[in-house]
């Protein structure tokens, strides 16, 4: 140079065309004499950037950036 994966909340990842989710993390509430540990609830996301397809794109295409991985 080529190939193939990845990039979605702080943080590990889900989600294959129809209003963006979960754990843990923060913050509140309960329950303790407190603390923790346990329930319960809030907030937080321009889904890497730029274009295209489409009524409708995180999802498909194309283009670049950045990471991993293989082959040369």
């Nucleotide at each position: 140079g080529c190939c193939g994966g990845g990039a979605u909340a702080g943080c590990u990842c889900a989600g294959u065309g129809g209003u963006a989710g979960a754990g843990c993390a923060a913050c509140g509430c309960u329950u303790u004499u407190g603390u923790a540990a346990a329930g319960c609830g809030u907030g937080g996301g321009u889904c890497c950037g730029g274009g295209g397809u489409u009524c409708a794109a995180a999802u498909c295409c194309c283009c670049g950036u950045c990471c991993c991985g293989g082959c040369u």
RNAcentral holds the sequence, with entries from ENA. Predicted 3D model of a 72-nucleotide RNA (transfer RNA) from a Candidatus Daviesbacteria bacterium. Lineage of the source: Bacteria > Bacteria candidate phyla > Candidatus Daviesiibacteriota. It matches the Rfam family "tRNA". By type it is a transfer RNA.